[in-house]
Context: one part of a larger RNA
RNA sequence: CUGGGCUUAAAGAGUACGUAGGCGGCCUGGUAAGUUGGGUGUGAAAUCCCACGGCUCAACCGUGGAACUGCGCUCAAUACUGCCAGGCUUGAGGAAGAUAGGGGAAAGCGGAACUGAUGGUGGAGCGGUGAAAUGCGUUGAUAUUAUCAGGAACACCGGUGGCGAAGGCGGCUUUCUGGGUCUUUUCUGACGCUGAGGUACGAAAGCUAGGGUAGCGAACGGGAUUAGAUACCCCGGUAGUCCUAGCUGUAAACGAUGAGCACUUGGUCGGAGACCCUUUCACAGGUUUCCGACCGUAGCGAAAGUGUUAAGUGCUCCGCCUGGGGAGUAUGGUCGCAAGGCUGAAACUC
Repeated sequence: CUGGGCUUAAAGAGUACGUAGGCGGCCUGGUAAGUUGGGUGUGAAAUCCCACGGCUCAACCGUGGAACUGCGCUCAAUACUGCCAGGCUUGAGGAAGAUAGGGGAAAGCGGAACUGAUGGUGGAGCGGUGAAAUGCGUUGAUAUUAUCAGGAACACCGGUGGCGAAGGCGGCUUUCUGGGUCUUUUCUGACGCUGAGGUACGAAAGCUAGGGUAGCGAACGGGAUUAGAUACCCCGGUAGUCCUAGCUGUAAACGAUGAGCACUUGGUCGGAGACCCUUUCACAGGUUUCCGACCGUAGCGAAAGUGUUAAGUGCUCCGCCUGGGGAGUAUGGUCGCAAGGCUGAAACUC
C1' cells in the first nucleotide's frame, strides 16, 4: 500500500465539546478548475511486442511497423464535483406555553438507629462462637429509663421507575442553574455531520494542607482454628471512609457493542405528553411523538445470539487490530509532590 476485521476469538478511545481536515438537502442561472470527447505537438535511441531478412540454426544482429497507457497547447460538451450569483424549507437553530425530572451551593431543620456522657432502678454476669478464649464488669457492667452531645447514612415509598454525555444521582424545604421532550407552527434559511491535535468532565483507592471522626475498618496487636495459618472466625484498632481547597486521571470506566443520517414484517408492557370519540365524570378505547423493558419474523451470525434501541440494508467521519510469550516490560520523551499515568520496542523462544 492492498485486502479483511473490531458483543464473546486480536481490536470502539471512559465521556463530551471543539480547531484543522474529510463529507454534506432541494431548485435555477453562469463559469468551465476537476471530468469527458476530437485535433495537434511532444513522448531520443536502445529495450518490450509484430512482420520480414542476415550469420548452416539459435542466442545475436539489421530493416520496417506498432507501442511508449504520459505531458503541453487548442476546439468542444456540461450530467456529476468545484467556484460565483439568486431562490426554497423538509436538515439545523431560535421564540411562546405546559408537564416531568437531574445537578451544584448556602442557611436552617427532621425522625429511626448507633456510640459516648450524666442521673435513676437493679445486683452478677455480659459479650462472642461450630465450640471457645482474648475482651468488658462489684471503681456497679449487660438490661431498663430520663436528659444531653456527636458524626455519618437516609428504612418504608422504590419499581426489568426517572434523570444525566459518561462517571453517576434517593430524607425535607428554599434559591440559583444545564439539558431533553410535547403542542403551536411565527422567524432565520443549509447556518449541518464527524472530528487528527487540543480543552473540559471523569467511580473507588491514593497524595498535599487544614478541619472532623459516631459507626465501619486496610496496616497492626491479641484470642482461636490448624501440621503450619503472615488467612477465613472472634476481641480491639491506626490510616481511611466525612468536609474545605488542590493533585492524581485510572476501572470488568461494560451494552465487553464509537458518533450521525436514512430505510426494513410484528407482539406484550412501563414512563412523559398531545389530540379524537364515547361516557354524568372518571376509568376504559382509538390516533400520534419521545424515552425505557421483554418476546420474536426476515435478514445477519462460527455459534451463543441479535433482531426498528440491529450484531439487518446503505452512506459519511473518527478510533483501533494483524499469532502466543517476552510485555504494557526496557529505553527515550512527556505529565505527576509521590504512587504512578500516557506514548511504547527488540533480542530470544514456541
This is a predicted structure of a 350-nucleotide part of an RNA (small-subunit ribosomal RNA, central domain) from an uncultured prokaryote. Its mean pLDDT, the model's own confidence on a scale to 100, is 82.